Description
This is a predicted structure of a 71-nucleotide RNA (transfer RNA) from a soil metagenome. The RNAcentral record of the sequence draws on MGnify. Its Rfam family is "tRNA". From the family's description: Transfer RNA (tRNA) molecules are approximately 80 nucleotides in length. The family's RNA type in Rfam is transfer RNA.
């Protein structure tokens, strides 16, 4: 140096233009004699920068990062 791929909660993940889901975790209450398991409820995220569009995690550009593949 050139070319792909990826990038969401603390940790794993869905989501291919219209209110960001779940699942561990974490706290609060129920249950219990304690613990654990199990209820409910709640906390938390779209890598950065533009750009297109009434509307962008989702489509375009560059940029970081990691990964793979070629020199």
């Nucleotide at each position: 140096g050139c070319g792909a791929g990826u990038a969401u909660a603390g940790u794993c993940u869905a989501g291919u233009g219209g209110u960001a889901g779940g699942a561990c975790g974490c706290g609060g209450c129920c249950u219990u004699c304690c613990c654990a398991a199990g209820g409910c409820c709640g906390c938390g995220a779209c890598c950065c920068g533009g750009g297109u569009c009434c509307g962008a995690a989702u489509c375009c550009c560059g940029g970081u990062a990691c990964u793979c593949g070629c020199a």